[in-house]
RNA sequence: AGAAACAGGGGCGUUGGAGUUCGCCUUAAACCGCCCGUUGGGCAGAUGACUCCUACAAGAUC
Numbered sequence: 001a002g003a004a005a006c007a008g009g010g011g012c013g014u015u016g017g018a019g020u021u022c023g024c025c026u027u028a029a030a031c032c033g034c035c036c037g038u039u040g041g042g043c044a045g046a047u048g049a050c051u052c053c054u055a056c057a058a059g060a061u062c
Stems, first nucleotide, its partner, number of pairs: 009026005016053006033043004
């Protein structure tokens, strides 16, 4: 000086924020939903997972 591995850091995991946790990517990548008769039509969900808050939607009560 360089390379590899590990740890740490950073980023990401289809629509907002926070905590915990899991996975992936790390000098460019991880990532950027699904289906159909496709230039149009349809479907699930604010989570990767759990909890809370906020927004939206539906129902009930005052």
This is a predicted structure of a 62-nucleotide RNA (Fluoride riboswitch aptamer (crcB RNA motif)) from a Candidatus Acidiferrales bacterium. Lineage of the source: Bacteria > Pseudomonadati > Acidobacteriota > Terriglobia > Candidatus Acidiferrales.